[in-house]
RNA sequence: GCGCGUCUUAAGCAUGCAAGUCGGGCGGCAAGCCGCGGCAACGCGGCCCAGAGCGGCGGACUGGCGAGGAACACGUGGGCAACGCGCCCCCGGGACGGGGACAGCCGCUGGAAACAGCGGGUAAUACCGGAUACGCGCGCCAGGGCGGAGGCCCUGGCGCGGAAAGGGGCUUCGGCCCCGCCCGGGAGCGGCCCGCGGCCCAUUAGCUAGUCGGGGCGGUAACGGCGCACCGAGGCGACGAUGGAUACCCGGCCUGAGAGGGCGGCCGGGCGCAUUGGGACUGAGAUACGGCCCAGACUCCUACGGGAGGCAGCAGCUAAGAAUAUUCCGCAAUGGGGGAACCCUGACGGAGCGACGCCGCGUGGGCGAAGGAGGCCGGAAGGUUGUAAAGCCCUUUUGGGCGGGAAGAAGGAGCGGGGAGGGAAUGCCCCGCGGUGACGGUAUCGCCCGAAUAAGCAACGGCUAAUUACGUGCCAGCAGCCGCGGUAACACGUAAGUUGCGAGCGUUGUUCGGAAUUAUUGGGCGUAAAGGGCGCGUAGGCGGCGGCCUGAGCCCGGCGUGAAAUUGACGGGCCCAACCCGUGAAGCGCGCCGGGGACUGGGCGGCUGGAGUCGCUGAAAGGGGGCCGGAAUUCCCGGUGUAGGGGUGAAAUCUGUAGAUAUCAGGAAGAACACCGACGGCGGAGGCAGGCCCCCGGCGGACGACUGACGCUGAGGCGCGAAGGCGCGGGGAGCGAACAGGAUUAGAUACCCUGGUAGUCCGCGCAGUAAACGAUGCACACUGGGUGUCUGCCCGAGCGGGCGGGCGCCGCAGCAAACGCGAUAAGUGUGCCGCCUGGGGAGUAUGCCCGCAAGGGUGAAACUCAAAGGAAUUGACGGGGGCCCGCACAAGCGGUGGAGCAUGUGGCUUAAUUCGAUGGUACGCGAGGAACCUUACCUGGAGGCUUGACAUACGGGCCGGCCCGGCGGAGACGCCGGGGCGCGGAAACGCGGGCCCGUACAGGUGCUGCAUGGCUGUCGUCAGCUCGUGCCGUGAGGUGUUGGGUUAAGUCCCGCAACGAGCGCAACCCCUACUGCCAGUUGCCAGCAGGCGAUGCUGGGGACUCUGGCGGAACUGCCGGCGACAAGCCGGAGGAAGGUGGGGACGACGUCAAGUCAUCAUGGCCCUUAUGCCCAGGGCUGCACACGUGCUACAAUGGCCGAGACAGAGCGAUGCGAGGCGGCGACGCGGAGCAAAACGCUCAAAGGCGGCCGUAGUUCGGACCGGAGUCUGAAACCCGACUCCGCGAAGGCGGAAUCGCUAGUAAUCGCGCAUCAGCACGGCGCGGUGAAUACGUUCCCGGGCCUUGCUACACACCGCCCGUCACACCAUCCGAGCAGGGGACGCCCGAAGCCGGCAGCCUAACCCGCGAGGGGGGCGCCGUCGAAGGU
Repeated sequence: GCGCGUCUUAAGCAUGCAAGUCGGGCGGCAAGCCGCGGCAACGCGGCCCAGAGCGGCGGACUGGCGAGGAACACGUGGGCAACGCGCCCCCGGGACGGGGACAGCCGCUGGAAACAGCGGGUAAUACCGGAUACGCGCGCCAGGGCGGAGGCCCUGGCGCGGAAAGGGGCUUCGGCCCCGCCCGGGAGCGGCCCGCGGCCCAUUAGCUAGUCGGGGCGGUAACGGCGCACCGAGGCGACGAUGGAUACCCGGCCUGAGAGGGCGGCCGGGCGCAUUGGGACUGAGAUACGGCCCAGACUCCUACGGGAGGCAGCAGCUAAGAAUAUUCCGCAAUGGGGGAACCCUGACGGAGCGACGCCGCGUGGGCGAAGGAGGCCGGAAGGUUGUAAAGCCCUUUUGGGCGGGAAGAAGGAGCGGGGAGGGAAUGCCCCGCGGUGACGGUAUCGCCCGAAUAAGCAACGGCUAAUUACGUGCCAGCAGCCGCGGUAACACGUAAGUUGCGAGCGUUGUUCGGAAUUAUUGGGCGUAAAGGGCGCGUAGGCGGCGGCCUGAGCCCGGCGUGAAAUUGACGGGCCCAACCCGUGAAGCGCGCCGGGGACUGGGCGGCUGGAGUCGCUGAAAGGGGGCCGGAAUUCCCGGUGUAGGGGUGAAAUCUGUAGAUAUCAGGAAGAACACCGACGGCGGAGGCAGGCCCCCGGCGGACGACUGACGCUGAGGCGCGAAGGCGCGGGGAGCGAACAGGAUUAGAUACCCUGGUAGUCCGCGCAGUAAACGAUGCACACUGGGUGUCUGCCCGAGCGGGCGGGCGCCGCAGCAAACGCGAUAAGUGUGCCGCCUGGGGAGUAUGCCCGCAAGGGUGAAACUCAAAGGAAUUGACGGGGGCCCGCACAAGCGGUGGAGCAUGUGGCUUAAUUCGAUGGUACGCGAGGAACCUUACCUGGAGGCUUGACAUACGGGCCGGCCCGGCGGAGACGCCGGGGCGCGGAAACGCGGGCCCGUACAGGUGCUGCAUGGCUGUCGUCAGCUCGUGCCGUGAGGUGUUGGGUUAAGUCCCGCAACGAGCGCAACCCCUACUGCCAGUUGCCAGCAGGCGAUGCUGGGGACUCUGGCGGAACUGCCGGCGACAAGCCGGAGGAAGGUGGGGACGACGUCAAGUCAUCAUGGCCCUUAUGCCCAGGGCUGCACACGUGCUACAAUGGCCGAGACAGAGCGAUGCGAGGCGGCGACGCGGAGCAAAACGCUCAAAGGCGGCCGUAGUUCGGACCGGAGUCUGAAACCCGACUCCGCGAAGGCGGAAUCGCUAGUAAUCGCGCAUCAGCACGGCGCGGUGAAUACGUUCCCGGGCCUUGCUACACACCGCCCGUCACACCAUCCGAGCAGGGGACGCCCGAAGCCGGCAGCCUAACCCGCGAGGGGGGCGCCGUCGAAGGU
């Protein structure tokens, strides 16, 4: 700038305005002015004539709203042979002559008011007769034309009927002109009728009495059941009547590729409405938004008697609401009334308010650093904000100031001029002049000023463009979906930065889209939601092959219409755009005319291939009825016979000496039909099974004849329909819900057992469901094969083959999400039906229908969830399966659990009992040494330090480092004293060190092992875990790695769409067992020699043992058997050793957020005169308890005593310490030897030999306690070990339960070492003695491989998950009921009013009558209808 602006209560409204105008239709006057009279009040006359009145036109338009209405209301196309019309336009004709009133006005009366009444008198373009009638209407007659049509139109004649009003201007007074009046025509507008079209619900299926039709009458402008009486009995409806719900309709608008979906605000057309309901009047037109009457509700006035009112006009108010504007200006333009001037106009033109929408513009432009400051990030370097700013130059839209200043305005009045007509004037036509702007001093233009006046919003985890820091710590918060937040948050909040848009940005609501997610275009139904349980069949849909006709559908052409605006195209006007204007196009629709004849339909007439009929024939648990049969079961009677039977996992209930079970014979009853039997047959499905007969149905086959499309499907409908169930009547052997009892069990309303009623069976009736399944509707056609079986036909001697109809399996193409289907389709097509549209709620509620009931059919919503689901994959799991391992069980030996003590842990306690480890996989664990120290904990009346106990660096100051001593103190520490004066260099100086002050920093066993590295435990020494390439699969993934064997082993062999490879296994390494060689001291000593203390002591030796270095040896190599000719297994030989000889080291991909921030390292956080550091003392050792791991025992396979034998591996110099001496002893004194095959620790012990003890709480056992000591150490009180004497506790082999071990093992015996001043029942090693047992793999535990599950598990069975109950809340249904709204019907009352009737009252003009009077008219009364109301 251009648009738009109460979407809610058609809720209620104060105030003002929105519709009047005409004096040129009429009468007439107030005020005012003038004149006259009067002192004045006032009166009279004249001029001008307001308001009001009579009259005309308008108020039916414009403007508002969308309540109602599902209707010819709207849209579109037609019809009226059934209609109307004021103003406007046109033609022709006409307007003659009379009459009587009513308002106003005057007088009087009532009333609070609104208003009303009576009397008198008056005008007209008001009203009423009469005359005239070109044309007009009606009737009749004649002629002509037309139509689908009852009829319409034209021409002529006759008859009847109907009109009127004047006003103004001019005038040469003749008349002319203008506006009106009457008769007629047109245009346009309207009324009525019809075809077609556009909403939802069937949980609304039947509706209808003026209802449907008829002739008649009335009524209307007009048709009509519009109204009325009469007659007939019809009319509408699954192509959805009726009812209910919702909704103004359209042009169009939004969206969409389109088809479609949503909407109907602005603008335009139509309809409806005007407080609610009813009614008419007037009028050309209304049943009338700003008219009338009545009734209701509401509001207001009132003198209580009565009255007034209707904003869904413009503005405005109240209430409601998330929400929608000024009580503005103006008639200047456009439009309306008037002859005009002009008046009126909330129509309209404008302005105001609102970023509500669309469009345009600005908030500045250029230059400007390897880049200021500030901010943010970073360890730093640096990065980023960022050419951004500053600064310099420039511009001036917008803004401010001053000034100029449009277009929208031309008609008209008036003036001037001209023209036409026979024509004077007015008038008429043309030209010129001419006034008029609400917006508004607006748009716009000029000059001046100055970057000056002008930027925000959202987002930054993915979708989705844009990231860091801090704060927070499942808090606060975010969130459209997925989802973020529990201490490092790109997701919360903030900051910085970035991204996106920009006078806007984001949010919310709503519509369409994406959504092929209702699928017409363009979906599905085996298992995801979805095939009706099955058949017969109605309507409907669909339909074989020729021929002819038709032209409804269909195709082509033309004509009409499809309003304008809008959209699209082109062009134009405002600077551009939005906006506006013009032109043409389009509008897929409807109607009319013409043409075509394929296809569909219709008609006629044919055909035989679809379908069917007849003849012949075949198979079958097809259906119904009747008759018959044997086996079995139970019962009854009798015989034999005796102690049980029965039943179960085991039992019991039960049954039996009143004789069961068993067995034999006889009898009764009911039900079901073994074998045949099938992967078989039949049936539409449900379903059908002994045999025979009768009746009924379907199916198949070959050949022939016949009918001639008779077909397919099938909404409703009808029938059939397992089991169970129901009713009535039978029947009842066995079985057997319910029920009873017995068991089982924690319980056991179950599973098992003993009984047992309905029922199961038959007849009749009902019910009508199912995993009624092939989870696969029916029919037809087409589309590679293989194989089996039932049945028919054909060929064939047979074997067999072919054709058809069924029933199965496997499979091509194709289909499919996959699984799978695959001529019996889930393939490819056609026709028709049924059904689906996320899960739960729920097949529930409600309504209706059915049923005797049980229940069935149809069948929701609220609410709630972010899924529910299918198929397949990999795992995990299973009280699934197969195969196989392990001291896993079993077999066996010894233990633990009981005791006492030691040690660790829990708990408790405490100032502290530092911390960690916590099922297996923590608990003699970190500890391989807690009296101080360690030490991390606690206490310390103010115990002490603060650049620190420790590191690096800098600045300043002082000084030797260092050694010794004194005092105070618990010590740390503090105070004091003495000795002493670094190195190099000639020097300058350099190097090194200490103390003090200051600054950076140190320090932390403070937190987080769920931020981490490293290391470790565990599954597990289990045999597994993967990769490359190829192949298979849409994919996850599979294959390889599965299979057959074999192994300790994914060890090896074989096979195989796999072929190879890696990490694991094994081997390579170490120890050990045998041996060769080499070497021999500190080891050894056979032979030789010497010697003694009798000892390899010495010479010597290199044999042996041994030591320790290098080799050898074992590989299923050999033999036999088994096996597949393999791998390998079994046996054997040889060998020191066999089939990995024994042991160790070695631990795949991974799991447990396993363990450790306290070994160490480390991110983040925290402390900084303390959470750091030093010191003393205490604590870690506390003890009512509980557990783990051990030691010692309970004794005689023992204890004690005595004598006496044999190891290995280690350790030793602040050490091991011999002999000797002392001590009962621990130990002491002492010190030889030994850096150790040399010396020492070091006597090993059990064992063997001898003796004692004699089953006893002991000569077992040694706890505890008392006493005395030893040693280490500064120090053994808390709190060490050991020795001796004394004391001698529990304990007599251990409940449930539980551990270790398969051979040099278990068991048992001692020795050594690490740590360490000292402290070992623990740990790590060493050797001595030295067993038992393994049938076997069912079971327990753990593990490996394969496989399986309609696996609902995947933090993976320690999973998942179900129901009840309790409390609170939400939603829905039912509920004794209660309340409201809408509609319909019966009856009562009955307003206004129209219509009709009646002679009570009144009555001018008109008609009849001389008149009186009558007709006519009005009022009143009555009646039909009738709103509201009542019931």